Context: one part of a larger RNA
Molecule: large-subunit ribosomal RNA, domain IV
Organism: marine sediment metagenome
RNA sequence: CCGUGGCUAAGGAACUAGGCAAAAUGGACUCGUAACUUCGGGAGAAGAGUCGCUCCCCUCCGGGGGAGCCGCAGUGAAGAGGCCCAGGCGACUGUUUAGCAAAAACACAGGACUCUGCGAAAUCGAAAGAUGAAGUAUAGGGUCUGACACCUGCCCGGUGCCGGAAGGUUAAGGAAGGUUGUUAGUUCUUCGGAGCGAAGCAAUUGACUGAAGCCCCGGUAAACGGCGGCCGUAACUAUAACGGUCCUAAGGUAGCGAAAUUCCUUGUCGGGUAAGUUCCGACCUGCACGAAUGGUGUAACGAUCUGGGCACUGUCUCAGCCACGAGCUCG
Numbered sequence: 001c002c003g004u005g006g007c008u009a010a011g012g013a014a015c016u017a018g019g020c021a022a023a024a025u026g027g028a029c030u031c032g033u034a035a036c037u038u039c040g041g042g043a044g045a046a047g048a049g050u051c052g053c054u055c056c057c058c059u060c061c062g063g064g065g066g067a068g069c070c071g072c073a074g075u076g077a078a079g080a081g082g083c084c085c086a087g088g089c090g091a092c093u094g095u096u097u098a099g100c101a102a103a104a105a106c107a108c109a110g111g112a113c114u115c116u117g118c119g120a121a122a123u124c125g126a127a128a129g130a131u132g133a134a135g136u137a138u139a140g141g142g143u144c145u146g147a148c149a150c151c152u153g154c155c156c157g158g159u160g161c162c163g164g165a166a167g168g169u170u171a172a173g174g175a176a177g178g179u180u181g182u183u184a185g186u187u188c189u190u191c192g193g194a195g196c197g198a199a200g201c202a203a204u205u206g207a208c209u210g211a212a213g214c215c216c217c218g219g220u221a222a223a224c225g226g227c228g229g230c231c232g233u234a235a236c237u238a239u240a241a242c243g244g245u246c247c248u249a250a251g252g253u254a255g256c257g258a259a260a261u262u263c264c265u266u267g268u269c270g271g272g273u274a275a276g277u278u279c280c281g282a283c284c285u286g287c288a289c290g291a292a293u294g295g296u297g298u299a300a301c302g303a304u305c306u307g308g309g310c311a312c313u314g315u316c317u318c319a320g321c322c323a324c325g326a327g328c329u330c331g
Base pairs, nucleotide, nucleotide: 002325003324004323005322006321007320008319010317011316014315019312027051028050029049030048031047036041038147052069053068054067055066056065057064058063070074082310083309084308085307086306087305088304089302090301094106095105110145111144112143113142114141115140116139122131123130124129148297149296150295151294153227154226155225158224159223160220161219162218163217164216167215168214169213173209174208177205178204179203180202181201182200185196186195187194188193228246229245230244231243232242255289256286267283268282269281270280271279
């Protein structure tokens, strides 16, 4: 000097990003126990008292009552919840990054949409076949949301999906016709050849015909998604219930709001502190909340996150001593 333990005057979080670590609490019985609440809880809430031994009495033999005794100390050692207040998130028990993350992430019961009529849809496979399921729409698959309470507004213009079939466009295929090559024949001939050329065969072109799809017409947002601007106006001022105008498919409803979302920002006001960029309650000027990419609440729950308090302490003021074990020095 390091590690692991033990003790510490006075103070008691002044430490620190943060009470991290440590301390404190701790058993049993009795009394007592708030807000809130989904009436189950919250709750071991909180808080308080008792506990040993001897003798006597009672006893349903578990114990109860009384009188006394000792110590600093009686669950006499060890083992054995710290508690409270407020808020965010997630309802909850669960699950997860085997080896830096356990969470607000995943799951969840519940809700909704959608597909599927059974040789089901979906999935694996080249197929046979198998799962689904020895199930049958109160079933099975997919997607989203995520207990519960109150709710879930407007937009179908775009994209997707569903329905429609009149019209437009449209493939292979079919195909009237055209063109070209070949030549049996035929015409001409300078006898070398040249021209024309049926049928067939071949090549090429091709009016017309030709499904779904797309265009088109509707529907659909708990489908993907989206949910405005400028100007004026009230008898103080300020503000604008009101009006005008432009644009849009429609211009954000309820609720919430400096928020896990607020840049300006340590916004402003109130609370808590002697002093508070955090915290709580409000306000609304929402840079850039908002309704199942769910909105707002919410008892219970959480090795969750944030702020405050009581108790307690070597975290600290500020360090000291002790034990054991290393290192180091000497042998």